This is a predicted structure of a 501-nucleotide part of an RNA (small-subunit ribosomal RNA, 5' domain) from an uncultured bacterium. It matches the Rfam family "Bacterial small subunit ribosomal RNA". Its mean pLDDT, the model's own confidence on a scale to 100, is 83.

Context: one part of a larger RNA
Formats: sequence, C1' cells, structure tokens
RNA sequence: GACGAACGCUGGCGGCGUGCUUAACACAUGCAAGUCGAACGGUAAGGCUCUUCGGAGUACACGAGUGGCGAACGGGUGCGUAACACGUUACCAACCUACCCUUAACACUGGGAUAACAUUUGGAAACAGAUGCUAAUACCGGAUAUGACCUCUUGAGGCAUCUUGAGAGGUGGAAAGCUCCGACGGUUAGGGAUGGGGUCGCGGCCUAUCAGCUUGUUGGUGAGGUAACGGCUCACCAAGGCGACGACGGGUAGCCGGCCUGAGAGGGCGACCGGCCACACUGGGACUGAGAUACGGCCCAGACUCCUACGGGAGGCAGCAGUGGGGAAUAUUGCACAAUGGGCGCAAGCCUGAUGCAGCAACGCCGCGUGCGGGAUGACGGCCUUCGGGUUGUAAACCGCUUUCAGCAGGGACGAAGCUAACGUGACGGUACCUGCAGAAGAAGCAUCGGCCAACUACGUGCCAGCAGCCGCGGUGAUACGUAGGAUGCGAGCGUUGUCC
Repeated sequence: GACGAACGCUGGCGGCGUGCUUAACACAUGCAAGUCGAACGGUAAGGCUCUUCGGAGUACACGAGUGGCGAACGGGUGCGUAACACGUUACCAACCUACCCUUAACACUGGGAUAACAUUUGGAAACAGAUGCUAAUACCGGAUAUGACCUCUUGAGGCAUCUUGAGAGGUGGAAAGCUCCGACGGUUAGGGAUGGGGUCGCGGCCUAUCAGCUUGUUGGUGAGGUAACGGCUCACCAAGGCGACGACGGGUAGCCGGCCUGAGAGGGCGACCGGCCACACUGGGACUGAGAUACGGCCCAGACUCCUACGGGAGGCAGCAGUGGGGAAUAUUGCACAAUGGGCGCAAGCCUGAUGCAGCAACGCCGCGUGCGGGAUGACGGCCUUCGGGUUGUAAACCGCUUUCAGCAGGGACGAAGCUAACGUGACGGUACCUGCAGAAGAAGCAUCGGCCAACUACGUGCCAGCAGCCGCGGUGAUACGUAGGAUGCGAGCGUUGUCC
C1' cells in the first nucleotide's frame, strides 16, 4: 500500500459498488420453463341467452390430451482435474450445425392406427390394465428426383492419404397443411452465417526422503464404430513406447483476461465482471434430439429423508429467497416484467427469482455535513503552579448572518424513438429534481503522546496491578502501568488482528 475481511469503541446523510472465503453439510415452504386453437380431435371451468331445470345454443376463449418448438440457453457452484483442461498459434483434403439469410427445384397419390372420450377392472396412493370410438403439420406405403453411394469412360488441380468437373449405367431415397387470401409453414440440394467437434507446436505448481514406468502398452494389417481422424474398440502379427530436458508415483490446484504490490524485473492472488472447462445427493448407464456434464428428464445401485391401508410409493436448493448446522464472519421466504435480453406465437400476448429495481450491512470507494463572521475584563469551572501566574481559550457566553444535509408542505420527471386499430401502458416512485417554510436548530469520535514516531504534566500504584511491534517500562519522585488535564494524528470513522507485496 492492498482486502469479498473479522473484532473493539463510535456512528449524520447521499451516490456507486460489494456481501457463506467455513460444511460440493442437510434442507420445511413458495417461486425459478414454458408456449402455440393460424397443426388436431374436442369442450372441463367461467360469461351471455333460452330452459320442461335434465340440459341446449352461442361468442370470447380454453382445463386435460395428441402434435410442434423450446426445455442442451439463461442461472448456480469449484467437487474433480497437473489434463490439449486452459492460454496462445497453426491446421482439418478427417467433421457436424435446429432456428436465421441466400440460390435452385418441388410438394402427386394412398393407407392403417392411437391418446383424449365412453364403459369398466385392480390399487390406500403413486399409478396401471381391458373393451369400444375418433383426428392431425402424429405414423406408414407408392410415384417423381439436379443431390448420395457403386461401376465404367474422360478432363483439371493439389498437400502424402487425395480433391474436383463432364458423360453413361445401376442401387436405394422427400414433402403438410392451415388460412381472415394478407400471410405462416413443408421437402430436397448448394452456399453463407452462427455454434460446436478434432489434431498439433509452445507456455504456466511443489516434491528425487517418488528412478525406473508401460501389455491396448508402442507400431502394423484387417474389421467394427463415430459427424469425423485415431488402439477409440476387436482379431491377428511384431516388440516396441516413455524416462535425470525428471517418465512413473505422491501432494496441492479449476485455467485465463485480469487484480494487488513494486521504479521495474519480479512476487502474490484468480472474490466481483468477462471467456473457457468441470460438476448437479454419491456411483454407473443409455434414451430422445440438430445439439445432452441432460441442475429443476429417464433407468439401475447406494446413503439419507418423507408418505403408507405394510402390499408399495415419493424426493434431490452447488437456481432466487428462506431454515438448521458449521463458523470470527456474509443480506429479504420483497416488487415488476416498465426497460434490456431469452422461449413460444402471424400477432395480441403468455412465461421469465435472467434482468431491472427496492430492502439489510460504514463491508469498500467517493462526495457532503455537524455551521460562518465578530467577540478579552482573556468570565465561570477544570488542570498545573515557583502562588506571581500559566493553560483550556475566541474556545464559551453575547452580537450579527447563513440553511447544505436531515425535517415539513406544494409541484413533479427522463427512462416509452417501444407496444396498441384506439383507449391506454413505469416495478423503481410521489423516487430523483424544482419551489417554499422554520430554526444553529437534529449530527464526533477513535487511537496515541519513552525511542523508532508527531504529541507532557499531575495524582494513584510500588517488580504489585499492569504495558509491550522491537528495544524494553514497573522494586516510593514512572513523560512507558491506571486516571485526569493538556497535546498530537486521523476523522464518520478510528484502532486491533489476519493475509499478500
């Protein structure tokens, strides 16, 4: 000098930030991912009308269901990881990419189901089964085909494996409608964009009281697998591969942009913000999908918790709040989708603990205030005293002035260039800000005073009580302990402790 700090004393206001560093300990409760009726069959609830009170109709819409898209983003945490995890550089002629943009072509013709629903069965429940009915942009055929794959002919290029163009033949491949006629969609192929996947060079911890390590190990051939190269996996063959330039083992640790310090070189750190990675009760596994570490998906095992009619079931806050526990220590079970952004939707809109805000905390930085001017017989009081006086001290009183901030009253936003046919639409917020009102009125402490180191006397104590960062003070004249007066330093803070330079 610095801090995500804590502790002690003290504490007026505002702005902007920051706030479980410990138990990746366990979690009550609420919320955190839905949306689309312009894909579909439909109508559970609500409104209106009629009613024989059973119900029917209707528009706005819409519970549950089929289907689509999203749920792989956003948010959290740092367990693991010493690794192509990260940073940086290069490469992929070895790759994928939903939605979006662009280019070209197309969308012909059929079929069978199934949920919802109705009836019913089992079960305490979770839920499961049977029979019957029905729709689609759900599912499955046929047709068509510039593209894909295979064979042949031929041309060009490169970077080794190769890449690419033209022609002929063969193989197996596509689609979906809705409609308010405006639109929104569907399929195939090429390109782009975006996002990812893979490979390599180099770089960044400690330890030799770890010296040898390795059998899918190292390489080859073939096959399988993958979006893709590859011992990635498998069969066979060879016996290789790594290592004092530190292999292997052990310990520790997410990495970086950056942050702190320092003249720099360097050293330390990786909280907030941003990028990447890893993880989601513990361990394992796949499914779906363009995409999966699938936090709020599934299956199995385990520990734990809960419900149970004992047969069986349910759960996962390292999301936002909040609780217990641990700890020196870290906040509200708040408001709103108004803005920014995201998902769905033609849109209106719905959802959004992302986000925007508010609350708490002097935790940090910055700003402001606690008044200003005058005022000497240097009042009273306190303290000291050589008893003359000195000091507190222009300090107070007193006189004049001002009113920041806080308080009260009145006015009152920008953020909305958006959305909407129109009306209208701001969480923050009656906030910021402006104006007026009253009155010095409501607002100062903390540490230190032997030297280092700015600041001294008195009394008490008597190697006691105590102080202390180091040197060291204290045993009867203590500027070093305690108190008082005074002083010095900083100031809504000041000290102490911890850590780093």